[in-house]
């Protein structure tokens, strides 16, 4: 250098701005309806972000993973139980790129025009609040151990 155990730590970012006013509180008013407050980081223009391996050259939109969410009378806790509940495995589900340059090689850079983004809450949410001081691909390190 590699290989093995064991521990520690780290591991997602993003509404500036202005419109508009569902609905609601209030006064007036027979009624229609009208004055005044308050109201969407979700609607409208506009803006803003982008986890982690891999790839002949650097990736939100290629490959794969990971988290969510759904199955599982498979295993463990539990219990009367095949319930609920927590764990783990296994499975399914998991968005969205095109041209043109340039160069050996790039849907990864440069030019240019575009698309994507989960589940609940809330006036319709990639960005606010929640599960989440959670999980984790995965990174970095420290002892030990033999080669």
């Nucleotide at each position: 250098g590699g290989c093995g155990a064991u521990c520690u730590u780290c591991a997602g970012g993003g509404c500036a701005u202005g419109g508009u006013g569902a609905c609601c509180c209030u006064g007036c008013u027979c009624u229609c309806g009208u004055g005044g407050g308050g109201a969407a980081u979700u609607c409208c223009a506009g803006a803003c972000c982008g986890g982690c391996g891999g790839u002949g050259a650097c990736a939100g939109u290629c490959c794969g993973c990971g988290a969510c969410u759904c199955u599982g009378u498979c295993c463990g806790g539990g219990g009367c139980a095949u319930a609920u509940c927590c764990g783990g495995c296994a499975g399914a589900c998991u968005g969205a790129a095109c041209c043109g340059g340039u160069g050996a090689a790039a849907u990864u850079c440069c030019g240019g025009u575009a698309c994507c983004g989960a589940c609940g809450g809330u006036a319709u949410a990639g960005u606010c609040c929640g599960g989440a001081u959670g999980g984790g691909a995965g990174a970095a390190g420290a002892u030990c151990g033999g080669u």